Annotation:
A computed fold for a 74-nucleotide RNA from Methanocorpusculum labreanum Z, annotated as transfer RNA. RNAcentral records the identical sequence in 8 taxa. It is recorded under the gene name tRNA-Lys-TTT-1-1. Rfam family: tRNA. It is annotated as a transfer RNA. The organism belongs to Methanocorpusculum labreanum, within Archaea. RNAcentral holds the sequence, with entries from ENA, GtRNAdb and Rfam.
RNA sequence: GGGCCAGUAGAUCAGUCAGGCAGAUCGUCGGACUUUUAAUCCGCAGGUCGGGGGUUCAACUCCCUCCUGGCCCG
Numbered sequence: 001g002g003g004c005c006a007g008u009a010g011a012u013c014a015g016u017c018a019g020g021c022a023g024a025u026c027g028u029c030g031g032a033c034u035u036u037u038a039a040u041c042c043g044c045a046g047g048u049c050g051g052g053g054g055u056u057c058a059a060c061u062c063c064c065u066c067c068u069g070g071c072c073c074g
Stems, first nucleotide, its partner, number of pairs: 001073007010026004020057001029043004050066005
């Protein structure tokens, strides 16, 4: 220098192909239960979907560019 993959909640990841309400599990917090803790059960909160721009009625999703990490080629 070239190519490919990944980046989504505090953590681990779906969702992207084929545009249409942003989700799961664990965790945090609150409650029930318990002498207390743990376990179990119930409930809530938590997101610029890596940044910017474009297309579109509508973008996590499509296009361009940049950033970060990983792998491969030279």